[in-house]
RNA sequence: UGGUGUAGCUCAGUCGGUAGAGCAAUUGUUUCGUAAACAAUAGGUCGGAGGUUCAACUCCUCUCACCAG
Numbered sequence: 001u002g003g004u005g006u007a008g009c010u011c012a013g014u015c016g017g018u019a020g021a022g023c024a025a026u027u028g029u030u031u032c033g034u035a036a037a038c039a040a041u042a043g044g045u046c047g048g049a050g051g052u053u054c055a056a057c058u059c060c061u062c063u064c065a066c067c068a069g
Base pairs, nucleotide, nucleotide: 001068002067003066004065005064008023009022010021011020017054025041026040027039028038029037047063048062049061050060051059
């Protein structure tokens, strides 16, 4: 100096407009039982702080961690 940071994990999120998917977890259905399958539920104030705005994951500033130079 550049990049990354969003759910337990891997990642989306178009030009600012109430945050999503897959896997995992839990519950139910099914089964003699387990797994699989199907249905549903829960789980994140978006690394932290400030600013702009009616409104910020998104724009600006500082800062922290990691990666590369």
Molecule: transfer RNA
Organism: marine eukaryotic metagenome